RNAcentral holds the full RNA, with entries from ENA, Greengenes and SILVA. Small-subunit ribosomal RNA, central domain from an uncultured marine bacterium, 347 nucleotides, folded computationally.
Context: one part of a larger RNA
RNA sequence: CUGGGCGUAAAGCGCACGUAGGCGGAUUAGUAAGUUAGAGGUGAAAUCCCAGGGCUCAACCCUGGAACUGCCUCUAAUACUGCUAGUCUUGAGUUCGAGAGAGGUAAGUGGAAUUCCGAGUGUAGAGGUGAAAUUCGUAGAUAUUCGGAGGAACACCAGUGGCGAAGGCGGCUUACUGGCUCGAUACUGACGCUGAGUUGCGAAAGUGUGGGGAGCAAACAGGAUUGAUACCCUGGUAGUCCACACGGUAAACGAUGAAUGCCAGACGUCAGCAAGUAUACUUGUUGGUGUCACACCUAACGGAUUAAGCAUCCCGCCUGGGGAGUACGGUCGCAAGAUUAAAACUC
Numbered sequence: 001c002u003g004g005g006c007g008u009a010a011a012g013c014g015c016a017c018g019u020a021g022g023c024g025g026a027u028u029a030g031u032a033a034g035u036u037a038g039a040g041g042u043g044a045a046a047u048c049c050c051a052g053g054g055c056u057c058a059a060c061c062c063u064g065g066a067a068c069u070g071c072c073u074c075u076a077a078u079a080c081u082g083c084u085a086g087u088c089u090u091g092a093g094u095u096c097g098a099g100a101g102a103g104g105u106a107a108g109u110g111g112a113a114u115u116c117c118g119a120g121u122g123u124a125g126a127g128g129u130g131a132a133a134u135u136c137g138u139a140g141a142u143a144u145u146c147g148g149a150g151g152a153a154c155a156c157c158a159g160u161g162g163c164g165a166a167g168g169c170g171g172c173u174u175a176c177u178g179g180c181u182c183g184a185u186a187c188u189g190a191c192g193c194u195g196a197g198u199u200g201c202g203a204a205a206g207u208g209u210g211g212g213g214a215g216c217a218a219a220c221a222g223g224a225u226u227g228a229u230a231c232c233c234u235g236g237u238a239g240u241c242c243a244c245a246c247g248g249u250a251a252a253c254g255a256u257g258a259a260u261g262c263c264a265g266a267c268g269u270c271a272g273c274a275a276g277u278a279u280a281c282u283u284g285u286u287g288g289u290g291u292c293a294c295a296c297c298u299a300a301c302g303g304a305u306u307a308a309g310c311a312u313c314c315c316g317c318c319u320g321g322g323g324a325g326u327a328c329g330g331u332c333g334c335a336a337g338a339u340u341a342a343a344a345c346u347c
Base pairs, nucleotide, nucleotide: 004318005317006316007301008300012315014201015200016199021194022193023192025088026087027086028085029084030083031082033081034080035077036076037075038074039073040072041071042070049065050064051063052062053061054060091191092188093187094186095184096183097182098181099180103177104176105175106174107173108172109171110154115149116148117147118146119145120144121143125136126135162169163168206246207245208244209243210242211241215240216239220235221234222233223232257314259312260311261310262309265292266291267290268289269288270287271286272285273284274283275282276281277280296303297302320347321346322345329340330339331338332337
């Protein structure tokens, strides 16, 4: 390389847009590049193979044949692929009318709770634990009532509910804005799928500058216990929050790449539409989201129209364990580090 694979054994890039490339619906005509058939030329000799022959045999040598699976030219064929010129509507998109939604960004705003501050009532404890202590409190705590400040998060509704490409998104209102679904007629006429590089987005922690700081809380201090630098307790700084910039990783998981077609069903649920009537149900249908289950698949577990079934097409990745996702080098980064990525040796 071929072959075989990628839910859990090694293996799907975290996700998307999209360049090159690869692949691509129905139909007509032409062309004849690929393709197929025939003919011709060439494919040096030696070697290899086959049949003979010569050295006493063999190695070796000689003769003949076959082969050299290739390339070029000519002629012919036209099913498929390509190319050229048309046509079509099922793929894709546009238009019109409806609909649902924690999709995004910005601004404003609401109540509960914690903490702190001020005031009132009130008196000796309060906290905390397995038990305690550190801690707070007669300078009046804890408890309780009223007022104020400030930050962060949004109980109930809430649901294998919804939306988003993924990360993710949840009080309420407004503005701007992306996508999706359904129904209907008309329009464009293959405009499509995938996608190496590239580019963008990308939880948390972390980094830079400037704000903010209620609660929580790495580090740290103390109290317990202990072998303990832990689990428990009292405190508590970065951080968590905001703005801008960086970083680019996660069990970034459905551990399952994207797209299209086909292949028994049953029962839920969400958003539409249509018909029928008992007017709140039934039936049908489209698109999501779940559970069970047949064929089939699987090493088994399990998957099963949301496939891990049957196929096509494109990309990514794997090739015994350790060494190692490490070293060196390159690229990126302020740094932390990220990315690309070996070998010796060893079992």
The coordinates come from a structure-prediction model, not an experiment, and the mean pLDDT is 88.